[in-house]
Model confidence (mean pLDDT): 81 of 100.
The part of an RNA shown here (small-subunit ribosomal RNA, 3' major domain) has 462 nucleotides and comes from an uncultured bacterium.
Context: one part of a larger RNA
RNA sequence: UGACGGGGACUCGCACAAGCGGUGGAGCACGUGGUUUAAUUCGACAACAAGCGUGAAACCUCACCAAGGCUUGACAUGACGCUGCAAGCCCCGAGAAAUCGGGGCCGCCUACGAGGGUGCGUCACAGGUGCUGCAUGGUUGCCGUCAGCUCGUGUCGUGAGAUGUACGGUUAAGUCCGAUAACGAGCGCAACCCCUAUCCUAAUUUAUACUUUAUUAGGAAACUGCCUCGGAUAACGAGGAGGAAGGUGGGGAUGACGUCAAAUCAGCAUGGCUCUUACGCCUUGGGCAACACACAUGCUACAAUGGCCGGUACAAAGGGGCGCUAAACCGUAAGGUGGAGCAAAUCCCAUCAAAACCGGUCUCAGUUCGGAUUGAGGUCUGCAACUCGACCUCAUGAAGCUGGAAUCGCUAGUAACCGUGGAUCAUCACGCCACGGUGAAUACGUUCUCGAGUCUUGUACA
Numbered sequence: 001u002g003a004c005g006g007g008g009a010c011u012c013g014c015a016c017a018a019g020c021g022g023u024g025g026a027g028c029a030c031g032u033g034g035u036u037u038a039a040u041u042c043g044a045c046a047a048c049a050a051g052c053g054u055g056a057a058a059c060c061u062c063a064c065c066a067a068g069g070c071u072u073g074a075c076a077u078g079a080c081g082c083u084g085c086a087a088g089c090c091c092c093g094a095g096a097a098a099u100c101g102g103g104g105c106c107g108c109c110u111a112c113g114a115g116g117g118u119g120c121g122u123c124a125c126a127g128g129u130g131c132u133g134c135a136u137g138g139u140u141g142c143c144g145u146c147a148g149c150u151c152g153u154g155u156c157g158u159g160a161g162a163u164g165u166a167c168g169g170u171u172a173a174g175u176c177c178g179a180u181a182a183c184g185a186g187c188g189c190a191a192c193c194c195c196u197a198u199c200c201u202a203a204u205u206u207a208u209a210c211u212u213u214a215u216u217a218g219g220a221a222a223c224u225g226c227c228u229c230g231g232a233u234a235a236c237g238a239g240g241a242g243g244a245a246g247g248u249g250g251g252g253a254u255g256a257c258g259u260c261a262a263a264u265c266a267g268c269a270u271g272g273c274u275c276u277u278a279c280g281c282c283u284u285g286g287g288c289a290a291c292a293c294a295c296a297u298g299c300u301a302c303a304a305u306g307g308c309c310g311g312u313a314c315a316a317a318g319g320g321g322c323g324c325u326a327a328a329c330c331g332u333a334a335g336g337u338g339g340a341g342c343a344a345a346u347c348c349c350a351u352c353a354a355a356a357c358c359g360g361u362c363u364c365a366g367u368u369c370g371g372a373u374u375g376a377g378g379u380c381u382g383c384a385a386c387u388c389g390a391c392c393u394c395a396u397g398a399a400g401c402u403g404g405a406a407u408c409g410c411u412a413g414u415a416a417c418c419g420u421g422g423a424u425c426a427u428c429a430c431g432c433c434a435c436g437g438u439g440a441a442u443a444c445g446u447u448c449u450c451g452a453g454u455c456u457u458g459u460a461c462a
Stems, first nucleotide, its partner, number of pairs: 001462002003459003007456007015446002019410005026300004031295003034291002042053002064286007073125001077124006084118002088105007108116002127275002130273003136269002138264003141260001143258001148187006154163003167178003193252004198220007207212001223246001226240005302403001306362006318349003323342002328337003369400001374395007416438007
């Protein structure tokens, strides 16, 4: 100087408390461990792994396993030689295919120099999701959007260092004021950026049926500006007026010096090591989907603030050409036929909603709750749904009657509940990312738990 303390003082944070809803019990989904397996590819492991690797594996993906094949190679550049003329397409045979053998079709561009292209052979080389994240770049997580981390000159100290940055107030803030052997400065804070809430002006068509909405561009507005009180007359705090909005209005982007030899050589790049008729490459099939079990994250429930049936409203934000697909018709339905319109404020997904509201029924039961599981029949995507897809209809109708110890999220348009869209994507979402609808309760307070900041104190630690 730090670090640490079951030392002290002060302060903060959904940290506790006050509340609301969950998890932990059930079934299922999904990930992980374990076990199993020919293989169940690999990575990630307290917080900071476990619905994570934009990671939705039927083939592909694919790295794993079995089998069948190839060896200048699936891909790149160059050299030499052989020379042939393309390459390629079709048919036949073998085969699971890759591939091999046979036949046919086509028969390259030329400035006619063997130049380009292409095939075969030889050689340099290619290739590796093989190892090392403890050799690295880049990127990322956490502390933490916490308020800190430093420098120049000066001063103090033999020195390591200190001071500045302590202190009194104040703030979300090392924010600002005062004070001060310090005076200044930098990286952070804040502001500048984007969205949103109010208004004005202009332009625009595809919206709307009559003066607006929307989009784009520009501008106004909020600054403790005004008033009262407190305070050191300061910074600032408490209240008020006006205002669409009030004291950072709400949200986002933005992450200081550093920490964890944190994560990633499998996104990419890359040093070194290593394989080279194989640890490279092609193909078929299998596996990543196994299942005594354990854990994480979710979905659906256990019902009457509910289930079912009928009727009736109201969104936002997105996507669409190998696409979105209307009307009409067929089918109980999934869906099919159909083909209008639309590169989209125009058409479609989608009359876009669902909770909500109105009426009826059920009457507390393992039920008209709950929907797992299983049987049968179908639909769709795709070369192909056996291992191993999603959906529909009929039948079946399991556990479950609110969950032990423990534990998580959330302070307002938030939690909770409700649906909608998108990425990935041929097909497949209970996950993720976004969007709106309905819309609470509680916060006395800082003793305690956890984490953090400043000052101080102890230390046999560095």